Bacterial RNase P class A from a Gammaproteobacteria bacterium, 337 nucleotides, folded computationally.
This record gives sequence, structure tokens and C1' cells, in this order.
RNA sequence: GGAGCCGGCUGCGUAGCCGCUGGGCGCAGCUCAGAGGAAAGUCCGGGCUCCCUGGGCAUGGCACCAGGUAACACCUGGGGGGCGCGAGCCUACGGAAAGUGCCACAGAAAAUAUACCGCCGCUUUAGCGGUAAGGGUGAAAAGGUGCGGUAAGAGCGCACCGCGCAGGUGGUAACACGCUGCGGCACGGCAAACCCUGCCAGGAGCAAGGCCGAAUAGGGAAGCGUUCGAGUGCGCCCACACGAGCUUCCGGGUAGGCCGCUUGAGGUAUGCGGUGACGCAUAUCCCAGAUGAAUGGUUACGCUCGACAGAACCCGGCUUACAGGCCGGCUCCGAUC
Repeated sequence: GGAGCCGGCUGCGUAGCCGCUGGGCGCAGCUCAGAGGAAAGUCCGGGCUCCCUGGGCAUGGCACCAGGUAACACCUGGGGGGCGCGAGCCUACGGAAAGUGCCACAGAAAAUAUACCGCCGCUUUAGCGGUAAGGGUGAAAAGGUGCGGUAAGAGCGCACCGCGCAGGUGGUAACACGCUGCGGCACGGCAAACCCUGCCAGGAGCAAGGCCGAAUAGGGAAGCGUUCGAGUGCGCCCACACGAGCUUCCGGGUAGGCCGCUUGAGGUAUGCGGUGACGCAUAUCCCAGAUGAAUGGUUACGCUCGACAGAACCCGGCUUACAGGCCGGCUCCGAUC
């Protein structure tokens, strides 16, 4: 000097005038506060509200190990596998020996195997027998290298490697080991194929759920039922409990106001513990609550010339979008001293 990797912060600024929403007050006014890092997607987990009562089934989710958390499919650390020279990144991570299924084309043959070319022996030119080491096809073809052996070969035998089983050492564990012994050795892949195993999960949702007020037609019809029990207990079945009304259709009225509604698994700072996610302690702060839906308009100056984009019960995550600017750490390449 160049090219990268990881993490963090910010998201036009300043000044004035008019305006909008909520809170407070001595209230025709003054004062305080007023959209995000993703508010987005509605994907996951909960808080909260209502209906619940137990069991079984179904359905759905998760799936290496250990932790964190209110909880999770999230996060942290570690292990295995893969990618990259590297810093780092990804995770499709229980089981293929319970069963079923798939592996196109090519190839002789793709799950229980074959013999196209080839090699060897016999025969005498029609062929028969042996072989799976060599070649070919393919993503993948009876483990690899070497030696011996054989008619030619083949774990056929041996050595080493690989694989399986048992033990030992280290680690909480997943797992690792240039450790020990035995065995010629169970034979490919796919479960993000159906499936099996283990663990977890009631349902619906703020348009939840309450209160007040007003209006209408104290409307009508049908079916079932009233202790021989309709129906309810928000997937089905059983049990149990409640039960005199329940269900459907036609028609009419009201779409008003208030609560829920923002003090929280809350923010910030410091210290301690921990590799870390995070936890504990102390101090301090209050930080939107709209409801056809609040932040707008305008003037002046500046320069880095302004991206993605607006809360609607709340919180913890994940995913997606993002112009420009700033900071920190690490890796590789080149040059010079």
C1' cells in the first nucleotide's frame, strides 16, 4: 500500500416561527414528554384475558453434548462433519441391524449381486468350465497398498492401513487417543423419503375480556329436549361434573362512551462472579398510548447531500430491507528499512 474476516455505534445537523397528541398545574395560559433498529413478516416462545376436569388417541414441534433464560425451534460454549491459504463461515447432527420405498441415464449388473471387453484351462473351432485381480460405464460396482500363492486369479494367506468388537487413558458429556487385544470383516447412499425411538405441547385470542348508557318488535318459524337428559366443558372417544333449555333460519335495533392502555421477566451507571450467553448487588430514571388513527409546515445556515422505513395489549427472539458515516480487533499478499 492492497485485499479480506469479525464485532460495535449512528441513521441529516443547528437556530427560529406556526401547528398536532397525551400528562401536570394557580388551566382562555404555562410546562413536561411524544415512532424503530428493524416499528416490517405474523414465523416461534411467553405474560395477560376467557372457557376449562381427568385419562387415552390424534395432531403439531424438537432431536450431538453441556449451560443460559420466564420460555423457545432462540442464545452461549464445546464436539463431529463440510468450505476457505487464513482470520473465519455453514449445520441438512437420534436410528438404515424393526419394516416399506427410491437411486434417472449410462452400464453386464445398483441389493443382495452379475460377466460386456479381458485372463486361464479343455476342446478343435460350434463351444464348455474357472475368474472378478486388469479395462470400460457411472455420483456410487464385493475396502486400499505391497508380498506370497495360483492354470489364471481372489483376504486365498501374510504385513501395514481401514472397519467391527472388547478393554484402558483423558473429559461432566458429546467425543478424542501415534494406547492394548481379538476378528478376515455385518453388506452402498437417501429418513429436509414414509417410518421407528425419546422428550414437549388444552383451546381461542385485546376485534381477548369487562362496565355504563341508548334504541328496537317482551318479533316469528322449525327441529331436539325437560331426570329414560337436548346441550355445555372450543379436535375425537371415554369417564366425571353441570343442566332446562339448546340449535338453525327469517326479520328488527345498536355500531355510542369508559376500562383493559402502559411501572415493566423495564432502562441506564458502577462493582463482583463467569471463557461466554448471563446472573447478583447498589444507585438512579419514568421513557407514546392514538382510535378514519398524534411529530407536520415554513425560514435561514452547514455538509458526510441524508437509506430501509411509522407503535395500536406487552415482552424475549428469528427472518427480511438498509444510502452514507464512524470506531475497535484479527488474517493474507506485496514493497521498503